[in-house]
RNA sequence: CAAGUCAGCUGGAUAAUCGCUGGCACCGUCAGGUGCUGGAGGAAAGUCCGGGCUCCACAGGGCAGGGUGCCAGGUAACGCCUGGGAGGCGCGAGCCUACGGAAAGUGCCACAGAAAAUAUACCGCCGGACAGCUUGCUGGACGGUAAGGGUGAAAUGGUGCGGUAAGAGCGCACCGCGCGACUGGCAACAGUCGUGGCAGGGAAAACCCCACCCGGAGCAAGACCAAAUAGGAGAGCUAUGGUGCUGCCCGCACUGCUUUCGGGUUGGUUGCAUGAGGGUCCUGGUGACAGGGCUCCCAGAUGAAUGAUUAUCCUCGACAGAACCCGGCUUACAGGCUGACUUAUCUA
Numbered sequence: 001c002a003a004g005u006c007a008g009c010u011g012g013a014u015a016a017u018c019g020c021u022g023g024c025a026c027c028g029u030c031a032g033g034u035g036c037u038g039g040a041g042g043a044a045a046g047u048c049c050g051g052g053c054u055c056c057a058c059a060g061g062g063c064a065g066g067g068u069g070c071c072a073g074g075u076a077a078c079g080c081c082u083g084g085g086a087g088g089c090g091c092g093a094g095c096c097u098a099c100g101g102a103a104a105g106u107g108c109c110a111c112a113g114a115a116a117a118u119a120u121a122c123c124g125c126c127g128g129a130c131a132g133c134u135u136g137c138u139g140g141a142c143g144g145u146a147a148g149g150g151u152g153a154a155a156u157g158g159u160g161c162g163g164u165a166a167g168a169g170c171g172c173a174c175c176g177c178g179c180g181a182c183u184g185g186c187a188a189c190a191g192u193c194g195u196g197g198c199a200g201g202g203a204a205a206a207c208c209c210c211a212c213c214c215g216g217a218g219c220a221a222g223a224c225c226a227a228a229u230a231g232g233a234g235a236g237c238u239a240u241g242g243u244g245c246u247g248c249c250c251g252c253a254c255u256g257c258u259u260u261c262g263g264g265u266u267g268g269u270u271g272c273a274u275g276a277g278g279g280u281c282c283u284g285g286u287g288a289c290a291g292g293g294c295u296c297c298c299a300g301a302u303g304a305a306u307g308a309u310u311a312u313c314c315u316c317g318a319c320a321g322a323a324c325c326c327g328g329c330u331u332a333c334a335g336g337c338u339g340a341c342u343u344a345u346c347u348a
Stems, first nucleotide, its partner, number of pairs: 002343009012313007020039008041319001045330002048328005053218004060250004065214005070084005085099001086097004100209002105207002108202002122149002124145004130139004157175006176198001177196008222270004232261006241255005277296008
C1' cells in the first nucleotide's frame, strides 16, 4: 500500500414553534386544563422453529401421524448456539454439510454402450485341429479370455512385478475393503499390528429399517361487569344413549347433546408489561455460557399514539412501524466507523 476473511458499533444531528400519546402530581361539578417525565427495530419483517402464559382438564396408555439425525457440551427448550470429528472447497485467514443404516427387503441409474445384475463380448488377443497356398501367412467353425481399445457420471477394486498359449488376485508387494486385537480420546474418531483374495458401484433430500423426541387450541386464549332480545319455530339420538379429551381404540370424567331457520348484543374493564429483563464489574470455563456484587425501569395504542414547519450542520440519510411476551433462525439494508487475522508487491 492493494485485495480478502471473521467479528462488532451506528442507522442523520442541533435549535425553535405548534400538534399526538402513557404515567405521576395539582386544579376543575363535568368536559377538560397546567407542570414534570417517558414514547418503535436490528431486523419490529417472514410466521419458519422452541417455549412462558391461559383454557380443554384435577387423569392415563396404545396405534396412527409428525420432527430431528456424527460426538460432547450450553440452554427453560429447540430444527438454535459452542467446541471437536469426518468429508469437501480455498495459496491462506477461513467457509460449507439434509453427516445413523446399502450384509433386512422393494424400487431406480436416461442416452450411449456388448453389457448397469441372474452380468456380459462390439473391436480385439491366444490355441489345437481342418482348408487354401507364396512354408509362412490367411480363412471359417470350435475352444479359451476380459489385461488392451471403444461407450459412459460410473464397467465389477487400483498401481507395479511375476506368471501364462494369450490373459485374469492366478500369485506377490503396496494402497483400498471386510474382520479382530491393542494404544490415545468421555465420545464421534485416529493410529499401529494381525488376518482374509475380497460380499461390483451410486443413491435413503426414494419407500424402508434404526435411535431419540412430540397432547391440543390459542390473547380474536381466558376472566369479570353492564345492557338487550323471541319463556322463538322445527328435526334427530336419548342411559345398551349422548358429550368431552386433534384422528382411532382402550380408559376416565360429566349427564344431556347435535343440527336447520329466525331474533338480540357487536358496549366496557381486565389480561397489558418487573421480565428465562437491561447495563457494568469480578470469578470459573477454549467457548457457548454459569455464578456473584453493584446499578437502572427503558412503548402499551385499540379505526390504532411520536407528526408538521422553519433555520443551521453534515457522513446528504438505506431496509423499514410494536399490538401477550421471550429465545432463535431466515430474508432486506445506502452510507459511516472499529478490531483481529491472511495473501501479493515494495522498502528497511
A computed fold for a 348-nucleotide RNA from a Gammaproteobacteria bacterium, annotated as Bacterial RNase P class A. It matches the Rfam family "Bacterial RNase P class A". The family's RNA type in Rfam is ribozyme. NCBI's taxonomy places the organism under Bacteria, Pseudomonadati, Pseudomonadota, Gammaproteobacteria. The coordinates come from a structure-prediction model, not an experiment, and the mean pLDDT is 78.